This is a predicted structure of a 107-nucleotide RNA (SAM riboswitch aptamer (S box leader)) from Jeotgalibacillus campisalis.
RNA sequence: AACUUAUCUAGAGAGGUUGAGGGACUGGCCCUUUGACACCUCAGCAACCAGCCACAUUUGGCAUGGUGCUAAUCCCAGCAGGUUAUGCAGUACCUGAGUGAUAAGGA
Numbered sequence: 001a002a003c004u005u006a007u008c009u010a011g012a013g014a015g016g017u018u019g020a021g022g023g024a025c026u027g028g029c030c031c032u033u034u035g036a037c038a039c040c041u042c043a044g045c046a047a048c049c050a051g052c053c054a055c056a057u058u059u060g061g062c063a064u065g066g067u068g069c070u071a072a073u074c075c076c077a078g079c080a081g082g083u084u085a086u087g088c089a090g091u092a093c094c095u096g097a098g099u100g101a102u103a104a105g106g107a
Stems, first nucleotide, its partner, number of pairs: 003105006013042005021031003025078004043070003048066003051062004079096005
């Protein structure tokens, strides 16, 4: 690394540097010189893993460490299926998969 398991409608910002793109991809739709994105410092959110405490177990708590995160449901849709309406298509809604992200494991 492939792969496996779990989660993904919640939550959380300021300063400095830089200077044009960014939100994974495609189509949309948004953010952005009123400075986005990225990097640094400090802060915060969260509780996946380790740790500590309580609990016979199940579990619950803390937030010390290892990550992670701090626009919008993974921003929406994409592939398949279902529901509604006279029927079909479209629209809307729902379910599942795939993709993606994060954690732990993984020669």

The prediction has a mean pLDDT of 83. The model forms 97% of the base pairs in the Rfam consensus. The RNAcentral record of the sequence draws on Rfam and Ribocentre. Its Rfam family is "SAM riboswitch aptamer (S box leader)". Rfam's curators write: The SAM riboswitch is found upstream of a number of genes which code for proteins involved in methionine or cysteine biosynthesis in Gram-positive bacteria.